[in-house]
RNA sequence: UGCCGAAUCGCCGUGCACCAUGGGCCCGGCGAGCGGGGGAACCAGUGUGGCCGGCAACCGCGGUCACGGGGGCGAAUCGCCGGGACUCCGGCGUAGCGCGACCGCGCGCGAGCCCGUCAGCUCACCUCGUAGGCG
Numbered sequence: 001u002g003c004c005g006a007a008u009c010g011c012c013g014u015g016c017a018c019c020a021u022g023g024g025c026c027c028g029g030c031g032a033g034c035g036g037g038g039g040a041a042c043c044a045g046u047g048u049g050g051c052c053g054g055c056a057a058c059c060g061c062g063g064u065c066a067c068g069g070g071g072g073c074g075a076a077u078c079g080c081c082g083g084g085a086c087u088c089c090g091g092c093g094u095a096g097c098g099c100g101a102c103c104g105c106g107c108g109c110g111a112g113c114c115c116g117u118c119a120g121c122u123c124a125c126c127u128c129g130u131a132g133g134c135g
Stems, first nucleotide, its partner, number of pairs: 001135004008032006015025002033130006043120001047067007069118001070115004078093006096109005
């Protein structure tokens, strides 16, 4: 001085270097802005199998047991092939994302982490984050 990202700004306090103030930085707190999660009605939704109950009876419904879980942040999903006992690793693509003198082009990304059997949407309401990385 630019880029990815919500990740910026203001005020107060402790501390640091300096003779000291201002300013700067670290840490803590408050607020604004920005970003995320939970959370009615309505709407949506109701895994598979066994057993029992009610029903004229099937489905649906109720109970119970077993198996399978499910969800969030993010662009970061999914497919094919190979190695491999699952996990996983590699390659080629891809939904999607970012940057540029771009827009008919070029260059990149297509990760990682978290909750813990639980959460659809969602007014009021509750609550969390405000980092990190790169040229």

Background: Predicted 3D model of a 135-nucleotide RNA (c-di-AMP riboswitch aptamer (ydaO/yuaA leader)) from a Solirubrobacterales bacterium. The coordinates come from a structure-prediction model, not an experiment, and the mean pLDDT is 78. The sequence was found by an Rfam model in a public genome assembly. Its Rfam family is "c-di-AMP riboswitch aptamer (ydaO/yuaA leader)". For this family Rfam cites "New RNA motifs suggest an expanded scope for riboswitches in bacterial genetic control" (Barrick et al., Proc Natl Acad Sci U S A, 2004).